A computed fold for a 334-nucleotide part of an RNA from an Acidimicrobiales bacterium, annotated as large-subunit ribosomal RNA, domain IV. Its Rfam family is "Bacterial large subunit ribosomal RNA". Lineage of the source: Bacteria > Bacillati > Actinomycetota > Acidimicrobiia > Acidimicrobiales.

[in-house]
Context: one part of a larger RNA
RNA sequence: UAAUAUUGAAGGAACUCGGCAAAAUAACCCCGUAACUUCGGGAGAAGGGGUGCCCCGCAAGUGCAAACUGUGCGGGGCGUAACAGAAUAGGGGGUGGCGACUGUUUACUAAAAACACAGGACUCUGCUAAAUCGUAAGAUGAUGUAUAGGGUCUGACACCUGCCCGGUGCUGAAAGAUGAAAAGGAUGGGUAUUUUAAAAUUGCUCUGAAUAUAAGUCUCAGUAAACGGCGGCUGUAACCAUAACGGUCCUAAGGUAGCGAAAUUCCUUGUCGGGUAAGUUCCGACCUGCAUGAAUGGUGUAACGAUCUCCCCACUGUCUCCAGUAUUAACCCU
Numbered sequence: 001u002a003a004u005a006u007u008g009a010a011g012g013a014a015c016u017c018g019g020c021a022a023a024a025u026a027a028c029c030c031c032g033u034a035a036c037u038u039c040g041g042g043a044g045a046a047g048g049g050g051u052g053c054c055c056c057g058c059a060a061g062u063g064c065a066a067a068c069u070g071u072g073c074g075g076g077g078c079g080u081a082a083c084a085g086a087a088u089a090g091g092g093g094g095u096g097g098c099g100a101c102u103g104u105u106u107a108c109u110a111a112a113a114a115c116a117c118a119g120g121a122c123u124c125u126g127c128u129a130a131a132u133c134g135u136a137a138g139a140u141g142a143u144g145u146a147u148a149g150g151g152u153c154u155g156a157c158a159c160c161u162g163c164c165c166g167g168u169g170c171u172g173a174a175a176g177a178u179g180a181a182a183a184g185g186a187u188g189g190g191u192a193u194u195u196u197a198a199a200a201u202u203g204c205u206c207u208g209a210a211u212a213u214a215a216g217u218c219u220c221a222g223u224a225a226a227c228g229g230c231g232g233c234u235g236u237a238a239c240c241a242u243a244a245c246g247g248u249c250c251u252a253a254g255g256u257a258g259c260g261a262a263a264u265u266c267c268u269u270g271u272c273g274g275g276u277a278a279g280u281u282c283c284g285a286c287c288u289g290c291a292u293g294a295a296u297g298g299u300g301u302a303a304c305g306a307u308c309u310c311c312c313c314a315c316u317g318u319c320u321c322c323a324g325u326a327u328u329a330a331c332c333c334u
Stems, first nucleotide, its partner, number of pairs: 001329008010320002014318001019315001027051005036041001038156001052078007060069003079083001091313004096308002098305002103115002119154007131140003157300004162230003167227002169223005176218003183211001188206005194200001231249005258292001259289001270286005
């Protein structure tokens, strides 16, 4: 000097990103116990008291009885600084965010607000089901049958879930447009034969127009708990300010109910209130939402959480401010 323990005057979080670490609490019996609540909880809420040893008695138990026990109860007494006398054994309360909950996860830096979940919704699938694996045979689905099975989204519960189908997707429709191969063979070229030649005939071969035509696409509808989207400018009320009201442009439609400086707010430590002597955090409001918003779910919510934020009580060497002791290292000698 370090590590691991242990003790500490006065103060008691002044430490620090943050009470990290430590301290404190702790068993059993009795009393007592709030808001809120899904009436189950919350709850061991919180907060108090008791606990040793000796003597006497009682209930009760065992036993045929005698008797013994007497853990439960009552009375009296004794001693200590200390009686759950060592060890083991919840710190508590208040507010808010997120996620309903128990659960799952990055084996070896992340346990969470992420995943899952019961519940909700949409969608596909009529059985040789859809879907999946396989070249196939075949298998899973399922020895199941729409109260079943697959996919996608949301995520208990309560109250709700607005407008837009123009784009993209999906489903359907079929009048028209487009339109592949195969079909179809017009036209034109080459060549053979007959013929004196022109020409004709019969062939072979190349070329290949019209016609007709599937799906798809165009087209026309439907569909947002499908992917997604949900406006500007400007005038106006007898103080000022504001604008219920009006004008105009654009759009598929212009954000409804809610919530809101928020896990979302740039300006911003917004403004006001609360808590502190003093508060960029926190809580309650306001709304000027840079850039909230409804199953990409919105808003609440008892219970729950090794979750995150803030406050209080208790407690303490975290600190003011360090000191002592023990052990092990370091260090010195051998």